[in-house]
RNA sequence: GUCAGAGUAGGCAAUGAGGCGUCAAGUGCCCGCAAAACGGGGAGUUGUUUGCGGGACGAAAGCUUAACGCUGCGGUCUCAUUGCCGCAUCCCGCUGAA
Numbered sequence: 001g002u003c004a005g006a007g008u009a010g011g012c013a014a015u016g017a018g019g020c021g022u023c024a025a026g027u028g029c030c031c032g033c034a035a036a037a038c039g040g041g042g043a044g045u046u047g048u049u050u051g052c053g054g055g056a057c058g059a060a061a062g063c064u065u066a067a068c069g070c071u072g073c074g075g076u077c078u079c080a081u082u083g084c085c086g087c088a089u090c091c092c093g094c095u096g097a098a
Base pairs, nucleotide, nucleotide: 002097003096004095005094010085011084012083013082014081015080016079017078018077019076020074021073022072029055030054031053032052033051034050035049036048040092041091042090043089061071062070063069
């Protein structure tokens, strides 16, 4: 110098479990602010994601009981498992091979 590989976190989907709401929060949309990840480290790129505040819009309830509760619904929350997706470029690393 060449080739190959390892490693972590983010997002999406499915399944399972446990919750929340259904007297309307949450999810999704817009604006503002801040933060995180982007292959081990640094520079750096880009769009993505998350949190907070504000605004607009908006819903599927039913059964039963002495009490409890049960079945649904929400483009609902968290965790676990599996699968999928992006991870430019430059410099410096780790492991192996001929």

A computed fold for a 98-nucleotide RNA, annotated as THF (Tetrahydrofolate) riboswitch aptamer. Its mean pLDDT, the model's own confidence on a scale to 100, is 75.